This is a predicted structure of a 101-nucleotide RNA (Glycine riboswitch aptamer).

[in-house]
RNA sequence: AUGAACUUUGCGGGAGAGAGUUCGAAAGGACCGCCGAAGGAAAAAGUUUCAACGUUGCCGUUUGAAACAAAAUUCUCAGGCAAAAGAACCGUACGGGGACA
Numbered sequence: 001a002u003g004a005a006c007u008u009u010g011c012g013g014g015a016g017a018g019a020g021u022u023c024g025a026a027a028g029g030a031c032c033g034c035c036g037a038a039g040g041a042a043a044a045a046g047u048u049u050c051a052a053c054g055u056u057g058c059c060g061u062u063u064g065a066a067a068c069a070a071a072a073u074u075c076u077c078a079g080g081c082a083a084a085a086g087a088a089c090c091g092u093a094c095g096g097g098g099a100c101a
Stems, first nucleotide, its partner, number of pairs: 006096002009093005018032001020031004033081003039077001040075003046068007053060002
């Protein structure tokens, strides 16, 4: 099962911040300024679990460890700073998926 979560692909929407300076024929390099919404990293109160300690036991405002908290916050490694493209996220279509009943 008149199909939950999740998800591939297509389509529509989708922010921010120098078309920076300089060397070079070009490829590319150097220098400064900035952005956060691919990806990556960091992260508290608190909660839970385990162990220790105390307790006959329930349990405990004690100690230690782990997990959650976790994100659009923070960092700016990566990425980006005209347009185009891309883009977290949102909507939608065809599929995948197989939870509840």